[in-house]
RNA sequence: AGAGUCAGCCGGGCAGCCGCUGCCCGUCAACGCCGGGGCUGUUGCGCCGGCGAUUUCGAGCAGAGGAAAGUCCGGGCUCCACGGGCCGAGGUGCCAGGUAAUCCCUGGGCGGCGUGAGCCGACGGAAAGUGCCGCAGAAAAUAUACCGCCUAAGGAAAGCAAUUUCCCGGCAAGGGUGAAAUGGUGCGGUAAGAGCGCACCGCACGGGUGGCAACAUCCGUGGCAGGGCAAACCCCACCUGGAGCAAGACCAAAUAGGGACCCGCAGGCGUGGCCCACGCUGGGUCCGGGUAGGUCGCUAGAGGCAGGCGGUGACGUCUGUCCCAGAUGAAUGGCUGUCCUCGACAGAACCCGGCUUACAGGCUGACUCUCCAC
Numbered sequence: 001a002g003a004g005u006c007a008g009c010c011g012g013g014c015a016g017c018c019g020c021u022g023c024c025c026g027u028c029a030a031c032g033c034c035g036g037g038g039c040u041g042u043u044g045c046g047c048c049g050g051c052g053a054u055u056u057c058g059a060g061c062a063g064a065g066g067a068a069a070g071u072c073c074g075g076g077c078u079c080c081a082c083g084g085g086c087c088g089a090g091g092u093g094c095c096a097g098g099u100a101a102u103c104c105c106u107g108g109g110c111g112g113c114g115u116g117a118g119c120c121g122a123c124g125g126a127a128a129g130u131g132c133c134g135c136a137g138a139a140a141a142u143a144u145a146c147c148g149c150c151u152a153a154g155g156a157a158a159g160c161a162a163u164u165u166c167c168c169g170g171c172a173a174g175g176g177u178g179a180a181a182u183g184g185u186g187c188g189g190u191a192a193g194a195g196c197g198c199a200c201c202g203c204a205c206g207g208g209u210g211g212c213a214a215c216a217u218c219c220g221u222g223g224c225a226g227g228g229c230a231a232a233c234c235c236c237a238c239c240u241g242g243a244g245c246a247a248g249a250c251c252a253a254a255u256a257g258g259g260a261c262c263c264g265c266a267g268g269c270g271u272g273g274c275c276c277a278c279g280c281u282g283g284g285u286c287c288g289g290g291u292a293g294g295u296c297g298c299u300a301g302a303g304g305c306a307g308g309c310g311g312u313g314a315c316g317u318c319u320g321u322c323c324c325a326g327a328u329g330a331a332u333g334g335c336u337g338u339c340c341u342c343g344a345c346a347g348a349a350c351c352c353g354g355c356u357u358a359c360a361g362g363c364u365g366a367c368u369c370u371c372c373a374c
Stems, first nucleotide, its partner, number of pairs: 001370010012339007020063004025058002029054001031052006038045002065345001069356002072354005077244004089240005094108005109123001110121004124235002129233002131229003146175002148171003154167005183201006202224001203222008248296004258287006267281006303322008340343001
C1' cells in the first nucleotide's frame, strides 16, 4: 500500500420565525367544596380567605429508533381457571455456565469451510417398529453380477501332444451407474480373488490417564458387524395452564329497562256548552346494573452513564451521578437562510431482555493475509 475478519459508535449541522404534546410557574375568568363574617323570619343572597379541577394569556424545560418494524421466542404485570393420575398436543435436544427467563448469550467439545484473522452447524437414538431412497444402475438392502477377471477341481468335444473350445463353476480386485455400492492404503497370498493373512489408519468392545462434563489420549482385544434419511412417522430425556393494556380497576350523565318503600282508586293532564261530560294516564322517594364520557393502569425501570472489585467471558456486585416521549383521531412538525461529505431504512402506543429483517454514508479500535521499502 492492497485485500479482508471481528467488535463498537454516529445516522446531516447551525441560526431565525410559526405551530403541536406533556410537565411546571405566573396570570384571567366562571364553577364546586370548606372556613369566617354581613343581610334576611326562613329558604337564600352578596363579600373575604383557602383548596380542587377546568379555562384565557404569557414565560421556562423536555419531546421517536437503532431498528420504534416482523410479532418469532422469553419474562414482568393483569384477569380467568386450577384435587391427583393417565392419555394426547406442542416445544427443546453436545457439555458447563450466565440470567427474572428463553429457542437467547458466554466459554468449551466435536464436525465442516477458509492460507489466516475467523465463520457455520435442530449436534440425542437408524440393532424397538413402520416408511422412503426419483433417474441411472446387475444390485438401493435378509443383497446381487452388466462389462470384466480366472480355468486350479469336475465333465464333454477336437488334437499324437502341448493346447484350444464348451459346460458346470469361482471372484468382486478393475470398469461402468449413482448423492450414496457392504471399511481404506500397502504388502503377502491365490487359478483369479477376497480381512484370507499381516502392518498402519478407521471401527466396535474392555480398561487406564486427563477433564465437573461434552470429549481427548494411551493400552489391550476383535477381522469388521443390517448403507443413508428422524427439518418422515416414531423412541428416549426434559419443559409447557388460558387470554392479553381493547388486560384490568374506579367515577359516572341523558334516555329506556330493573328493584325496594310510600300514597291512590282517587288524583293529574287535555277539550268543551266548566257544581257536569268525554278522552288520556297511576304518582312520589330511594337504590342498583350498564352505556356515552372521564380518571387510573402509563412509564423511575431486571433503567442510563462513570468508576472500583470478582470472573477467561456472558455476567454479578458496590459507590457516585442523572431523570430520558407518554399521545388517545392519537403530538414529536413546517417555512426561511446558511454550511458540508447533500443525508438511507424508517414513526413510540403497557414495559423489559433477545432473535430476525431493512438501512445512503461516515468514524474508531483490535487482528489476519499478500506485496513493497528499510
The RNA shown here (Bacterial RNase P class A) has 374 nucleotides and comes from an Arenicellales bacterium. The sequence is in RNAcentral, with records from ENA. The gene name in the source record is rnpB. The prediction has a mean pLDDT of 78.